[in-house]
RNA sequence: GACAAAGGCAAACCCGGCGAAAGCCGGCGACGCAAAGCUCCGAGGCUACCGUGCGCACCGCGCACCAUGCCAGUCGAGCCGCCGAA
Numbered sequence: 001g002a003c004a005a006a007g008g009c010a011a012a013c014c015c016g017g018c019g020a021a022a023g024c025c026g027g028c029g030a031c032g033c034a035a036a037g038c039u040c041c042g043a044g045g046c047u048a049c050c051g052u053g054c055g056c057a058c059c060g061c062g063c064a065c066c067a068u069g070c071c072a073g074u075c076g077a078g079c080c081g082c083c084g085a086a
Stems, first nucleotide, its partner, number of pairs: 001083001008033002014027005031073001037079003041076003044071003051065006
């Protein structure tokens, strides 16, 4: 980063599975992506099982808080990478 070339990845929906959930894996499928390759280092966002507090019609339920969980297709950062026009 091009009306180039060779390719690559794969959103949502749906199906199967895992998970408390966010979400992830596989299949289908393409919304898009010049890093939509990898890494939670910084920021931001999501969920709240467990835990804490409060309440209740109390062996449970509801509300609030909380990451050790999650998002790399939220941004930044680090590392690796195809091609070579202006």
Molecule: c-di-GMP-I riboswitch aptamer
Organism: soil metagenome